[in-house]
The prediction has a mean pLDDT of 77.
This is a predicted structure of a 377-nucleotide RNA (Bacterial RNase P class A) from a Myxococcales bacterium.
NCBI's taxonomy places the organism under Bacteria, Pseudomonadati, Myxococcota, Myxococcia, Myxococcales.
Rfam family: Bacterial RNase P class A. By type it is a ribozyme.

This record gives sequence, structure tokens and C1' cells, in this order.
RNA sequence: GGAGCCGGGCGGGCGAACGCGUGCGGCGUGCAGGCUGGCGCCGCCCGAGGAAAGUCCGGGCACCGAAGGGCAGGGUGCUGGCCAACGGCCAGUCGGGGCGACCCGAAGGAAAGUGCCACAGAAAACAGACCGCCGGCCGUUCGUGAGGACGGCCGGUAAGGGUGAAAAGGUGCGGUAAGAGCGCACCGCGUCGGGGGUGACUCCGGCGGCACGGCAAACCCCACCCGGUGCAAGAGCAAAUAGGGAGGCGUUCGAGGGCGGCCCGCCCGAUGCCUCCGGGUAAGCUCGCUCGAGCCGCCGGGCAACCGGCGGCCCAGAUGAAUGUUCGUCGCCCCUUGUCAGGGGAACAGAACCCGGCUUACAGCCCGACUCCCGUG
Repeated sequence: GGAGCCGGGCGGGCGAACGCGUGCGGCGUGCAGGCUGGCGCCGCCCGAGGAAAGUCCGGGCACCGAAGGGCAGGGUGCUGGCCAACGGCCAGUCGGGGCGACCCGAAGGAAAGUGCCACAGAAAACAGACCGCCGGCCGUUCGUGAGGACGGCCGGUAAGGGUGAAAAGGUGCGGUAAGAGCGCACCGCGUCGGGGGUGACUCCGGCGGCACGGCAAACCCCACCCGGUGCAAGAGCAAAUAGGGAGGCGUUCGAGGGCGGCCCGCCCGAUGCCUCCGGGUAAGCUCGCUCGAGCCGCCGGGCAACCGGCGGCCCAGAUGAAUGUUCGUCGCCCCUUGUCAGGGGAACAGAACCCGGCUUACAGCCCGACUCCCGUG
């Protein structure tokens, strides 16, 4: 200098104007009676994300259900740890890929049973002779002969060829008519013993010629886990013959009411009667609702995930559903250009009960560790 690999972080900064939504305070206004942000104005604080997304897992919370256990159904599946929990994370083991940093793994059981193994191929799990190789017999033919070639029949052979995803352990030496774990060595496999490790597993040694092909993302078996529904869960809410204010009338000088209406009469009657006075109010309002497995810093434990201690902080809670627009300036990128300067651009997306994960989308950057190649000293 080039190529690569892994981890972490940012997602424009500052200021101004106008606007919107909670909260707090103040003023004004209305019956200051139940409920409510009543309504209007002013001031102050705060006001989306790393994924708020997909709603795929897990939990909190709420209601319903439920003795325990089992069946059915679903999920998870190497080991150890973390966690409230997980299908997540961390550390490791084994297998696969890469020269390497590193990456990937749906990674329990096929000597419990059932089932499947397409096409090709002679044969696909009770193995199997298509070609080939080898032996014997017969015939034809060549040759003086030993014997050769061709054809047929009988048999041996799983070394070689060929088919296939897979052909019944692999490589080598011996052995044989040719061959074959037939014998031997190493590897593999099985089993026994010993060492290391919490464990997955691994190392060493002995024994056994080898029994046990693959598929469980086929049924199944084994181990562990799992009740259902989701904040539209769910809970609550006064009066309406009550109360208040103002005005009017009235209290043995009787307002008003009752006896269907009217008159008389009778009875009741003062804590009284009449009228007016409300932003909304059940398709409403309040709670749940946001202080939480919370965030930041320091210290300690741990390889790490994570845990503990101390200190500091409050960080959206809408519901006809706010979080916006514009400008200035600085920074970044692109274009034009002779420094000046000018023009343009900036992603994915957006809370709705909360939290832990996973996955997916994303312009442009920043930081750190490591690997390989080339060059130079």
C1' cells in the first nucleotide's frame, strides 16, 4: 500500500420565530353543586427510535379457568452457565468451510418397532455376477509341439470397470488359480480398563476381524417445558322529587298544594313556593397509564453473558389520537470553479400497557482488535 474479518458507537450540532400535546403556576370567564384539562389567554419544564417496524419467541400485569396426577395436543433438543423467562445471550465440545483472522450447524435416539430409499443399475439391506478376472469340460480353428484365439456349458471371485446420493469398512503388504479381514500393520468401528474435564468430550493402553448402510426436516421413542384470552385486559362514576345563587311572593293580613276541571267548602302548609342561571356528560368521563427486571457514572466479582455495592437523574403518555414548519449559522457529501465563492443533497422510519430478545429496513460516517498478500528499511 492492497484485500479481508470481527466487535462497538453515531443517525447532524447550536440558535431563533410560529404552531401542536401532557404537566405545573398565574389571570380571566361561567351556578366554583356530582365527574372532567370546563373554556380562553399568558409563562415555565418536557415532548419518538435504533429499529418506535414485523408481531416471531419470552415475561410482568389483568380477567376467566384450574386439587394432584394422567391422556391428547404443541414446543424445545450437544455441554456448562446467565436471566424474571426464553426458541435469547455468554463460554466451551463436536462436525463442516476458509491459507488465515474467522464463519456456519434443524448437533438426542436408526443394536424398541413400523416405514421409505426416486432415476440409473445385474443388485438398494434375507445383498448382488452386467462387463471383467480365474479354474474345469466340450466344440471349431491356428501351430511339428508346448500352447494360443473364438464359441458354449459348469463353477469360483466383491480386487478392477460401470450405475448411483449411497454398492455391505479404508490404505498398504502378504496370500491365492483368481480373489476375499483369509492373515498382518495403521486408520476407522465396537468393547474393556486407566488418566484429564462439573460436563459435552478428549488422550493412552488392552481385546474383538467387524457384528451395526442411510433417512427421525417419516411415523415413532426418550428428556424437559407449556391452562386460555390480551390494556378494546380489567375496575369505577353523581344528580335527574337533592343543593346553591339572584329576583319575586309568602309565614293565622296564608304564597302554594290536595279533593278530576270551575265555584264554595274542607284539609295540608313555612326547613315554604314560583321563575331564571351549565362548556360537556354514557357512542361520555376517570383509573389502569407509565418510577421501571429504569437510565448514567464510579468501584468490586466473573474469561464472558451477567451480578453486587455506592452516588446521581426523571426520561412522551396522546385517544377526531401532539411530537410540525420555516429561517440563520456551523459541520458532512456531490457538482461547477484559479484560492474567493455559488448551487444541490442527506437514509430507514415513526410511540399507543410495559419490559427482555430475535428478525427485517437503513443515506452517510466514526472508533477499536485481528488476518493474509506485496513493497521498503